Source information
This is a predicted structure of a 496-nucleotide part of an RNA (small-subunit ribosomal RNA, 5' domain) from an uncultured bacterium. The coordinates come from a structure-prediction model, not an experiment, and the mean pLDDT is 85.
[in-house]
Context: one part of a larger RNA
This record gives sequence, C1' cells and structure tokens, in this order.
RNA sequence: GACGAACGCUGGCGGCGUGCUUCAUACAUGCAAGUCGAACGAGAAGCUCACUUCGGUGAGUGGAAAGUGGCGGACGGGUGAGUAAAAUGUAGAGAAUCUGCCCUAGAGAGGGGGAUAGCAGUUGGAAACGACUAUUAAUACCCCAUAUGAGCGUACUUGAGAUAGUAUUCUUGAAAACUCCGGUGCUCUAGGAUGAGUCUGCAUCUGAUUAGCUAGUUGGCGGUGUAAUGGACCACCAAGGCGACGAUCAGUAGCUGGUUUGAGAGGAUGAUCAGCCACAAUGGGACUGAGACACGGCCCAUACUCCUACGGGAGGCAGCAGUAGGGAAUUUUGCGCAAUGGGGGAAACCCUGACGCAGCAACGCCGCGUGAACGAGACGCCCUUCGGGGUGUAAAGUUCUGUCAGUAGGGACGAAAAAUGACGGUACCUACAGAGGAAGCACCGGCUAACUCCGUGCCAGCAGCCGCGGUAAUACGGAGGGUGCAAGCGUUGUCC
Repeated sequence: GACGAACGCUGGCGGCGUGCUUCAUACAUGCAAGUCGAACGAGAAGCUCACUUCGGUGAGUGGAAAGUGGCGGACGGGUGAGUAAAAUGUAGAGAAUCUGCCCUAGAGAGGGGGAUAGCAGUUGGAAACGACUAUUAAUACCCCAUAUGAGCGUACUUGAGAUAGUAUUCUUGAAAACUCCGGUGCUCUAGGAUGAGUCUGCAUCUGAUUAGCUAGUUGGCGGUGUAAUGGACCACCAAGGCGACGAUCAGUAGCUGGUUUGAGAGGAUGAUCAGCCACAAUGGGACUGAGACACGGCCCAUACUCCUACGGGAGGCAGCAGUAGGGAAUUUUGCGCAAUGGGGGAAACCCUGACGCAGCAACGCCGCGUGAACGAGACGCCCUUCGGGGUGUAAAGUUCUGUCAGUAGGGACGAAAAAUGACGGUACCUACAGAGGAAGCACCGGCUAACUCCGUGCCAGCAGCCGCGGUAAUACGGAGGGUGCAAGCGUUGUCC
C1' cells in the first nucleotide's frame, strides 16, 4: 500500500459498487421454461335464441383445461468438487469434420395408404399410474413415382501424395400443408455466416526422503466404430515407446483477460465483470435431437428424506429468495417485465428470480455536513517557582447563513410515430422554520507527530522491536493538556 474481510469502541447524509472465502452439508415453502388454434381433431363454464313435462333439450357464440404435432427445454442462471492435462493461454493445421434457426442461388412439392392419442365405454390400483374395447385428425407415420444428387468400380486432370475435381456403367434416395390470397411454411442441392468437434508446436505449481515406468503398452497390416483422424476399439504380426531436458508416483490446484504490490524486473493472487473448461445428491448408462450422454429429461445401482391401505410409490436449491447446521463471518421467503436481452408465435401476446429496480449491512471507494463572523482573557478543571500559566475566541453574548436532515407545493429523463415506467410522487426545483437533529477513535520513552501531575511500588500491569515497573515511572492506571486520523478510528489475519 491492498482486502469479498472479521473483532472492539463509535456512528449524521448521499452517490456508486460489493456481500457464505467455512460443509460440492441437508433442505420446509413459493417462484426460476415455456409457447404456437395461421399444423390437428375434439371442446367445459359462461352468454344469446328456440322448445319445454320446468327436470332440462337443441342450435349459435365462446373459448378454459387436457391431448396429438412443431419449435424451445443443449441458451440464459449456479458452483469450482474433480482436473497438472481430455484443461487453459497463445500460434497454427486439416488431402480428417458436422452445423437447427439465419442469408444467397438453383430445382421441386405428383399419387396413395394404414394407424394412434384425445374423447366415450368397461375395468385394475390406496396412490403413482395403468389395461382392454370402439372410434377419429394432422405440417404425426408409411409406400409408389420423379430429381440437378449420394455410393461402388473404371478412366482422365491438379498435386509430392487423391480420400479432391470431371466423365461414365450399375445401384439407390425427397417433400406438407396453412392462409386474412399479401404471404408463411415444406423437400433436395451448392455456397455463406454462426457455432462446435479433432490434431500439432510452445508455455503452464511443489517434492528425487518418488528412478525407473509401460502389454493396447509402441508401431504395422486389415477391419469395427465415428460427423471426422486415430489402439478410440478388435483380430493378426513385430518389439517397441517414455525417462535426470525429471518419466512414473505423491501432494496441491479450475485456467486466462485481469487484480494487487513494485521505479522496473519480479512476487502474490484468480471475489465481483468477461472468455474457456468441468460439474449438477454419489456412481454408471444410453435415448431423443442440428446440438446433450442433458441442473429444474429418462433408466439402473447406492446413501438419505418423505407418502403408503405394506402390495408399492415420490424426491434432488452448486437457479432466486428463504431454513437448519458449520463458522470470526456474508442480505429480502420484496417489486416489475417499463427498459435491455432470450424462447415461442404471422401478429396481438404469453413466459422469463436472465435482467431492471427497491430492501438490509460504514463491507469498500468517493463526496458533503456537524455552522460562520465579531467577541473578554469569566466560572470550572489542571499545573505552578504562588508571581502566574494552560484549557482559550474556546464558552457566554451580539450579528448572520441555511448545505444535509425536516415540513409543504411542483415534478421528470429513462419511451421509440401512437400506447406502455417496476423504480417513484424517486431524482430535481421552489417555499418555510430554525444553530436547532449530527464526533468519535487511537496514540503521546525511541523508532514516531505529541508532557505534566497524581496513584501504584518488579505489585497491578504494558509491549510491534528495543524494553518499562523494586518510592520522585513523559513507557502501568487515572486526570489535565497535546498529536494524528476522522464517520470513522484502532486491533487481528493475509499478500507485496
């Protein structure tokens, strides 16, 4: 000097930030991912009309809840357990790749079919959740046709190299409609953009009181698998590969931009913000999908918790609040989608604990105030050489001012052509009253700015180091005075 700090004493206001560093401990409750009727069938309540045996029935309108289907739940948000390299940073590679939505260009959408949820009926179960029967729709599913394409083989071209390009025989592959008639969607191909996967060089903590390690191990041939290279995996063959330039093992640790310190070199660090990675009770697995091996999806195992009619089921806050526990220690079960951004939708709009705000905390930084001018040497207190000196223009008193806080009135920007403001009657402006409501903390032996008296008497105590205290203590305790900072001041901890 710095801090995500804590503790002690003290505490007026505002702006901007920050706030579980410990148990990746367990979690009550609420919310945090939905949306689309312009894909589809069906359609409750309500309202209107008609009929009525006054119980209702029918038609229209209406559109809830649910279902099929589409897109999104792989983003956003959290945490840092693991990880010393499958990570990260930086510079590259691809003759080894994929990419929904978006953009550009070209071509196309012809014909047909069978189901199924929902609803209804029957039925099992305490529940969770099912079973059977009948019936139905689609942009759900399937078949045929067509297609510039795709695949095997062959030839040619470029090239160091063909797995690239061109030509060709054979084989094979697509679609979906809706509409307010404007359009929006669908299929294939090529390119772009964006995103992602893979590989390589270099860099990346400590320990040798860890010196040898390795059999899918190292390489080859052929295959499997993948979007894709590859012992990634498999069969066979060879015996290799790494290591004092530190392998292996052990410990510790998310990495970086940055932050902090320092003149720099360097050291320490990795909260908030931003990029990447990893994880989602613990361990494992795949499914769907353009994308996951998926925090608020599925399956299995384990531990724990809960419900149960004992047969069986349900759950996962390292999302936002909040609770218990742990701890020196870290906030509200708040408001709003008004803005920015995201998902869905043609749109209206819906959803959004992302985000924008408010609340709490001197936790930090910054700013302001606690009055100003004049005013004698009062009282009190302290010291004294008893003359006086100090506190001290300080107070009182006189004259003023009105920041902040207070009361009243007005009152935004942020919002865009119109409408739309949580914040918020907030900021800000004006008026009013009145010095009134607002100063403490540490230190005073030297280092180190600041001195005397009393008490104590190696006691009580102080102390960062030196050290102080045993009867004149500027070092202990109190008082007066002083010094330094100031809504803070000290102490402790950590780093430079």